Molecule: THF (Tetrahydrofolate) riboswitch aptamer
Organism: bovine gut metagenome
RNA sequence: GCAGAGUAGAGCAGGCGCGUUAAGUGCUCAUGGACGGGGAGUUGUCAUGAGACGAAGCCGGUGCUUCCGGCGCGGUAACUGCAUCGCAUCCCGCUGC
Numbered sequence: 001g002c003a004g005a006g007u008a009g010a011g012c013a014g015g016c017g018c019g020u021u022a023a024g025u026g027c028u029c030a031u032g033g034a035c036g037g038g039g040a041g042u043u044g045u046c047a048u049g050a051g052a053c054g055a056a057g058c059c060g061g062u063g064c065u066u067c068c069g070g071c072g073c074g075g076u077a078a079c080u081g082c083a084u085c086g087c088a089u090c091c092c093g094c095u096g097c
Stems, first nucleotide, its partner, number of pairs: 001097004009085002011082004017076001018074003027051007037092004057071005
């Protein structure tokens, strides 16, 4: 000097859950946190609070507006797996040449 690897996360799938008496997901604002190996920094991301919006249930049994089971539904949680995508820029590192 050249090349490469590498985060959070996203997408898909699986089993197991949750909700369907509406939480969750998604949206807006505020605050805070973590985030390529390190620093600066940016971008996505997470948590909390507030706000607005919003849904697909059905059947059977029953000890009866309670509980159980089944089939569905939810832009549903975490976990695991995957060939895929994946933090601009600067400095210092790592691997190979």